[in-house]
C1' cells in the first nucleotide's frame, strides 16, 4: 500500500430491512433490610452511538471521507 471486520453508558455489550423518549448486565451513588457489613431489593445520575460531511420528512441504521484498534494480503 491492497482488502476484510471492527468502534453505542466508566467496563462488557443489545439494537433497529431508517420512525415515537437509545435498551441490558457489572460498576457508581441514594434508600430500604441488618446491631454492623456483605448478600439481597427498589430508586437515580451516567451516552454530542469513533470526528466531519451528505441523501432524507427523518440517520446508531444508507453513502463519502478521515481517524483508531483487529485479522488477511502483496
Nucleotide at each position: 500500500g491492497g482488502c476484510g471486520g471492527u468502534g453505542u453508558a466508566g467496563c462488557u455489550u443489545a439494537g433497529u430491512u431508517g420512525g415515537c423518549u437509545a435498551g441490558a448486565g457489572c460498576g457508581u451513588c441514594c434508600g430500604g433490610u441488618u446491631c454492623a457489613u456483605a448478600c439481597c431489593c427498589g430508586g437515580a445520575a451516567g451516552g454530542u452511538c469513533g470526528a466531519g460531511g451528505g441523501u432524507u420528512c427523518g440517520a446508531c441504521u444508507c453513502c463519502c471521507c478521515c481517524c483508531g484498534c483487529c485479522g488477511c494480503u502483496a
The RNA shown here (transfer RNA) has 74 nucleotides and comes from a Bacillota bacterium. It matches the Rfam family "tRNA". Gene Ontology term of the family: triplet codon-amino acid adaptor activity. By type it is a transfer RNA. Rfam's curators write: Transfer RNA (tRNA) molecules are approximately 80 nucleotides in length. Lineage of the source: Bacteria > Bacillati > Bacillota. The prediction has a mean pLDDT of 81. The sequence was found in a public genome assembly.